[in-house]
Molecule: transfer RNA
Organism: Acidobacteriota bacterium
RNA sequence: GGGGCCGUAGCUCAGGUGGAUAGAGCAAAAGUUUCCUAAACUUUAGGUCGGCGGUUCGAGUCCGCCCGGCCCCA
Repeated sequence: GGGGCCGUAGCUCAGGUGGAUAGAGCAAAAGUUUCCUAAACUUUAGGUCGGCGGUUCGAGUCCGCCCGGCCCCA
């Protein structure tokens, strides 16, 4: 330098062929229970979907550029 894959909650990851509200487990907070912890159970909060732009009535999903990570070729 060229090519491929990936980037979604604090962490690990889901999100067929665009369709209206973005989810799960763990972690966190509060509560129930207990003499107290732990465990268990219930509830709650938590997201610029890497960034910018484009296509579209509508984008996490499609397109372009950029940033970051991994791999391959030279």